[in-house]
RNA sequence: GCGGGAUUAGUUCAGCGGCUAGAAUGUCUCUUUUCCAAAGAGAAGGUCACGGGUUCAAAUCCCGUAUCCCGCU
Numbered sequence: 001g002c003g004g005g006a007u008u009a010g011u012u013c014a015g016c017g018g019c020u021a022g023a024a025u026g027u028c029u030c031u032u033u034u035c036c037a038a039a040g041a042g043a044a045g046g047u048c049a050c051g052g053g054u055u056c057a058a059a060u061c062c063c064g065u066a067u068c069c070c071g072c073u
């Protein structure tokens, strides 16, 4: 330099172009318990890597950029 893959909550990951973007786990609060753990209830936490384009509508489609991984030269 070329090709391919990945980037979504603190972490690990889901998510047919149509919402107020979800799960598990973690964090916080409450209940239960003599205390801890476990269990139950609730809450907070997201510029969907960045920029542009298509569309009535984009996390999703297209182009470019960045970072990481794999392969080729």
Base pairs, nucleotide, nucleotide: 001072002071003070004069005068006067007066010025011024012023013022018056027043028042029041030040031039049065050064051063052062053061
Transfer RNA from a Candidatus Roizmanbacteria bacterium, 73 nucleotides, folded computationally. The sequence is in RNAcentral, with records from ENA. Taxonomically the source falls in Candidatus Roizmaniibacteriota (Bacteria, Bacteria candidate phyla). The coordinates come from a structure-prediction model, not an experiment, and the mean pLDDT is 80. It matches the Rfam family "tRNA".